[in-house]
Molecule: THF (Tetrahydrofolate) riboswitch aptamer
Organism: Fructobacillus fructosus
RNA sequence: UAUGGGGUAGGAACCCGUGCGUUAAGUGCGCUGGAAACGGAAUGUGGGCCAGCGACGAAACAGUUAAUGUGCGGUACGGGUUUCGCAUUCACCAAU
Numbered sequence: 001u002a003u004g005g006g007g008u009a010g011g012a013a014c015c016c017g018u019g020c021g022u023u024a025a026g027u028g029c030g031c032u033g034g035a036a037a038c039g040g041a042a043u044g045u046g047g048g049c050c051a052g053c054g055a056c057g058a059a060a061c062a063g064u065u066a067a068u069g070u071g072c073g074g075u076a077c078g079g080g081u082u083u084c085g086c087a088u089u090c091a092c093c094a095a096u
Base pairs, nucleotide, nucleotide: 003094004093005092010084011083012082013081014080015079016078017077018076019075020073021072022071029054030053031052032051033050034049038046040090041089042088043087044086060070061069062068
């Protein structure tokens, strides 16, 4: 100098556990605002998180109608497996 490679946040599918809702919150969608972080470094992109508002919108059943159980929800959190996963420059690894 040239070639190849690894790694983030996070996404998807499945499984397990504990909850929440079923008196409809949550999820998904649109808009607005906010905070911090995200390959080892810088810049940037993008995704994620929180709050508010708006539109849309649902599956209940059994039971002594109690406990509880069976369901349901593009439900929350935690764990597991598989898989996908940085643009430029530098750094790192491999071989030459």